The RNA shown here (FMN riboswitch aptamer (RFN element)) has 136 nucleotides and comes from Desertihabitans brevis.
It matches the Rfam family "FMN riboswitch aptamer (RFN element)". Rfam's curators write: The RFN element is a highly conserved domain that is found frequently in the 5'-untranslated regions of prokaryotic mRNAs that encode for flavin mononucleotide (FMN) biosynthesis and transport proteins.
The RNAcentral record of the sequence draws on Rfam.
RNA sequence: UACGUGCUCUGGGGUCGGUGCAAUUCCGAACCGGCGGUGACAGUCCGCGACCCGUGCAGGCGCUCCGGCGCCGACACGGUUGACCCGGUGGGACUCCGGGACCGACGGUGAGAGUCCGGAUGGGAAGCAGCACGUG
Numbered sequence: 001u002a003c004g005u006g007c008u009c010u011g012g013g014g015u016c017g018g019u020g021c022a023a024u025u026c027c028g029a030a031c032c033g034g035c036g037g038u039g040a041c042a043g044u045c046c047g048c049g050a051c052c053c054g055u056g057c058a059g060g061c062g063c064u065c066c067g068g069c070g071c072c073g074a075c076a077c078g079g080u081u082g083a084c085c086c087g088g089u090g091g092g093a094c095u096c097c098g099g100g101a102c103c104g105a106c107g108g109u110g111a112g113a114g115u116c117c118g119g120a121u122g123g124g125a126a127g128c129a130g131c132a133c134g135u136g
Stems, first nucleotide, its partner, number of pairs: 001136008009127002015029004030115002032104002034048004043102002052079005059072005084100005106118003
């Protein structure tokens, strides 16, 4: 110095008004955008994570007529998972500049939610920030 392993740390943002008995959910105008990659900087290209579904299973809880039954479940595998065009510059850009658009899980709620409440003081892609160990 490179790679790997373990531990610690870090690791998501966003609202006002109007109508109305009631809406931060409707209407109007705004605001927000995880992680890695990509000849050039990405919510909308490629991939990942989380949520959701299924299967398997370490382990655990309860019941039992002791044959078994039901539930929870780290972890693994699989599935599902939204949205962009035009012009310009340039060697190169659906990533920059200009313009116009679009997307946003699940549950809750005196009224329908990307922005409120909740699972979540959770989980996590990942970061080289630190330490330790191993290999070259």